[in-house]
This is a predicted structure of a 98-nucleotide RNA (SAM riboswitch aptamer (S box leader)) from Kocuria sp. WRN011.
RNA sequence: UCACCAUCCCGAGCGGCCGAGAGACCUGGAUCGACGACGCCGCAGCAACCCGCAGCGAUCGGCCUACUGCACGGUGCUACCGCCAGGACCGAUGGAGU
Numbered sequence: 001u002c003a004c005c006a007u008c009c010c011g012a013g014c015g016g017c018c019g020a021g022a023g024a025c026c027u028g029g030a031u032c033g034a035c036g037a038c039g040c041c042g043c044a045g046c047a048a049c050c051c052g053c054a055g056c057g058a059u060c061g062g063c064c065u066a067c068u069g070c071a072c073g074g075u076g077c078u079a080c081c082g083c084c085a086g087g088a089c090c091g092a093u094g095g096a097g098u
Base pairs, nucleotide, nucleotide: 002097004095005094006093007092008091013043014042015041016040017039021032022031025087026086027085028084029083044078045077046076049074050073052070053069054068055067082090
C1' cells in the first nucleotide's frame, strides 16, 4: 500500500505549552472556541481489540475454538451517536494477512 474480519448511541479529565480556528472530505444544519478551543507534552483514567493469567460451573478424566473474569504489557480512547441529515472508490480504531 492492498484486500479481509470486528467495532464505532456504554465508559473515562486535570495540569503545562501554544495561539485561531476545530470535530477526516463535500453540501446544509446545530455545536465547541481569546472564560484559550484544536493540537503537542506530562500525569491520571476508561475500556477489554491483542498478548498474558485464571475459570469453564450437576460429569471418570482432559482441552479451551467459543464463553466468563482479571488488567502487568502492546495499541486505542477520555465534548456532542463517526455531532446530525444527505453524499462518496466514505472514514477511524484494533486484529490477522499480503
The model forms 96% of the base pairs in the Rfam consensus.